[in-house]
Molecule: transfer RNA
Organism: Candidatus Magasanikiibacteriota bacterium
Parts: sequence; structure tokens; C1' cells
RNA sequence: AGGCCAGUAGCUCGAAUGGUAGAGCGACAGACUCCAAAUCUGUUGGUUGAAGGUUCGAAUCCUUCCUGGCCUG
Repeated sequence: AGGCCAGUAGCUCGAAUGGUAGAGCGACAGACUCCAAAUCUGUUGGUUGAAGGUUCGAAUCCUUCCUGGCCUG
């Protein structure tokens, strides 16, 4: 320098061929307990890496850029 993959909640990941962004873990509060752990209940969660474009509508499609990983030279 070129090519490929990934980027979404604090973490790990989902989300049909574009139509209200979810789950588990975590955190917080309560129940239980002598106290804790475990268990149960409730609550808490996001400028979907950034900027543009297409569209009635974009996490999803297009362009450029950023970060990380792999490959080629």
C1' cells in the first nucleotide's frame, strides 16, 4: 500500500428481505436469612463507532472516514 472481517446497554451477544432496538450477565432496591451467599420480585439501562446520502421510514442499503483483528506484498 491492497484485500477481508468486526464495531449495538457496564460486559457477552441477538434483532426476516428496511417498519416501536431486545436477551443473558451486571448494577440498584426489596423479600428470604442471625449475617451473608444462593433463590425470588421489581427497577435500571443505548446519540446502534463518526459524518453524509437513498427512502414515507435505516442498526440494516450506498459513500467516505475512525478503531481493532486477520491475510497478501